[in-house]
RNA sequence: UACCCAUCCGGAGCGGCCGAGAGACCUGGAUCGUUGACGCCGCAGCAACCGCGCAUGCGCAGGGAUUUUCCUGCCGGCACAGGUGCUACUGCCAGGACCGAUGGAAA
Numbered sequence: 001u002a003c004c005c006a007u008c009c010g011g012a013g014c015g016g017c018c019g020a021g022a023g024a025c026c027u028g029g030a031u032c033g034u035u036g037a038c039g040c041c042g043c044a045g046c047a048a049c050c051g052c053g054c055a056u057g058c059g060c061a062g063g064g065a066u067u068u069u070c071c072u073g074c075c076g077g078c079a080c081a082g083g084u085g086c087u088a089c090u091g092c093c094a095g096g097a098c099c100g101a102u103g104g105a106a107a
């Protein structure tokens, strides 16, 4: 960082610094912000994916076998918090656009 796959109406804040805008871009709205937002740092937290550990479903669909079973796909639980990530509002809403973000896999 191109492509691909998955997800984005749930969850999770305090302190210090800074000082005017902010939520990716454009347009139109509304919202937050000197009662200090956004951003940076410290600590804390959440649990989306990966990871480690446990569990293995009176599950669903299809195909095979044929007397109790096999294969494939999909969905699903508990716990940890190691790697990323995240901790106003549905990615704030609507429209637009090789849309954006995060994770995985990969070059």
Stems, first nucleotide, its partner, number of pairs: 001106001004104005013043005021032002025096005044087003048084003051080001053078002057075001059074006091099001
About this RNA:
SAM riboswitch aptamer (S box leader) from Arthrobacter sp. HMWF013, 107 nucleotides, folded computationally. The sequence was found by an Rfam model in a public genome assembly. Lineage of the source: Bacteria > Actinomycetota > Actinomycetes > Micrococcaceae > Arthrobacter. The prediction has a mean pLDDT of 83.